[in-house]
Context: one part of a larger RNA
RNA sequence: CUCUGGUUAAGGAACUCGGCAAAAUGACCCCGUAAGUUCGCGAUAAGGGGAGCUCUAGAAGGUGAUGAAACUAGCUUUUUGAGCCUUUUGGAGCCGCAGAGAAUCGGGGGGGGCGACUGUUUACUAAAAACAUAGGUCUAUGCGAAGUCGUAAGACGACGUAUAUGGACUGACGCCUGCCCGGUGCCGGAAGGUUAAGGGGUGGGGUUAGCGUAAGCGAAGCUCUAAACCGAAGCCCCGGUAAACGGCGGCCGUAACUAUAACGGUCCUAAGGUAGCGAAAUUCCUUGUCGGGUAAGUUCCGACCUGCACGAAUGGCGUAACGAUCUCCCCACUGUCUCAACCAGAGACUCA
Numbered sequence: 001c002u003c004u005g006g007u008u009a010a011g012g013a014a015c016u017c018g019g020c021a022a023a024a025u026g027a028c029c030c031c032g033u034a035a036g037u038u039c040g041c042g043a044u045a046a047g048g049g050g051a052g053c054u055c056u057a058g059a060a061g062g063u064g065a066u067g068a069a070a071c072u073a074g075c076u077u078u079u080u081g082a083g084c085c086u087u088u089u090g091g092a093g094c095c096g097c098a099g100a101g102a103a104u105c106g107g108g109g110g111g112g113g114c115g116a117c118u119g120u121u122u123a124c125u126a127a128a129a130a131c132a133u134a135g136g137u138c139u140a141u142g143c144g145a146a147g148u149c150g151u152a153a154g155a156c157g158a159c160g161u162a163u164a165u166g167g168a169c170u171g172a173c174g175c176c177u178g179c180c181c182g183g184u185g186c187c188g189g190a191a192g193g194u195u196a197a198g199g200g201g202u203g204g205g206g207u208u209a210g211c212g213u214a215a216g217c218g219a220a221g222c223u224c225u226a227a228a229c230c231g232a233a234g235c236c237c238c239g240g241u242a243a244a245c246g247g248c249g250g251c252c253g254u255a256a257c258u259a260u261a262a263c264g265g266u267c268c269u270a271a272g273g274u275a276g277c278g279a280a281a282u283u284c285c286u287u288g289u290c291g292g293g294u295a296a297g298u299u300c301c302g303a304c305c306u307g308c309a310c311g312a313a314u315g316g317c318g319u320a321a322c323g324a325u326c327u328c329c330c331c332a333c334u335g336u337c338u339c340a341a342c343c344a345g346a347g348a349c350u351c352a
Base pairs, nucleotide, nucleotide: 001347002346003345004344005343006342007341008340010338011337014336019333028050029049030048031047036041038172052094053093054092055091056090057089058088059087060086061085062084063083067079068078069077070076071074095099107331108330109329110328111327112326113325114323115322119131120130135170136169137168138167139166140165141164147156148155149154173318174317175316176315178248179247180246183245184244185241186240187239188238189237192236193235194234198230199229203225204224205223206222207221210217211216249267250266251265252264253263276310277307288304289303290302291301292300
């Protein structure tokens, strides 16, 4: 010097990203216990008190020695209640620094964010606000169900049957969930347009029996090609549908101080963001401004609204309880610190 423990004057978080670590609290009995609340909780809330040993007096309960009485004379009944045991209430005293004498053994309170909760997760850097969840909604499926695995047979679904099963989203509960169907998707429609294979076979080519002096023409057959026309679904088209994917404006003017604009004009759109919330896990400017807390607060809480770029099941806003969650404050407590010291043990180091 390093590590593991122990103690520490005065102060008590001044340490630090942050009370990390440590300290403190602690079992049992009694008293007492707030806001809030889904009336279950919150709650061991918080905050107080007690406790050892000896003697003594009592109370309650258990057991029931001994004695007595009665007759129906018995392994009878009634009564007495010693001793012992357990619990408990008083009084007096004793000792120590200390009586749950060791060990095991909650620190507490307040505000806020997120997620309702118990649960699950990155085996070996992440346990969470992520996943799941009950509940909600949409959608598919009428049974040889849809869906899934398999070439198939077959199997799961299910020895179930729409209060069922599959898929998707949301995520307890409370109050709610606005507008847009133009685009994309899905569902329905079938009049018209387009359209494949196939059908159809007008026309053209090759070949050559034959004809022709030749140039050439050229039946049938075989073969190559091919125009009209008839051809479904799909697409175009017509409707519906947003708890389907998604989207939810700009400029100018205006009130008897100023400021602002309930109001008006205009352009564009499928429709222009409703309720609620809002510098937020979202706010760039920004440490916004005001208030609270501090002597002093980029964090925190309450407001404001100028929302760069919240917003309603990619759910919105609340919410008791819950959380090895995140954040702020307070009490207690402390070597975290001011600022370090000493002790014990194990190393390092020196010598043998």